A computed fold for a 72-nucleotide RNA from a Candidatus Saganbacteria bacterium, annotated as transfer RNA.
It was read from a public genome assembly.
RNA sequence: GGGCCCAUAGCUCAAGGGUGGAGCGCUCGACUCAUAAUCGAUUGGUUGUAGGUUCGAAUCCUACUGGGCCCA
Numbered sequence: 001g002g003g004c005c006c007a008u009a010g011c012u013c014a015a016g017g018g019u020g021g022a023g024c025g026c027u028c029g030a031c032u033c034a035u036a037a038u039c040g041a042u043u044g045g046u047u048g049u050a051g052g053u054u055c056g057a058a059u060c061c062u063a064c065u066g067g068g069c070c071c072a
Base pairs, nucleotide, nucleotide: 001071002070003069004068005067006066007065010024011023012022013021018055025043027041028040029039030038048064049063050062051061052060
């Protein structure tokens, strides 16, 4: 220098054009002498940034940023 992949909740991941969810975690409660485990409730997001396409974008397109892999 060239090519490819990834970025979504505090963490790990879904949703691949039509209301963004799950598990774990945080908080509160139940249970227990107490803790853990278990159960119930609650809390959760400018979907990396900036544009574009569309009635509608996490999703499609472009550039950039960060990370990873391969080639030279």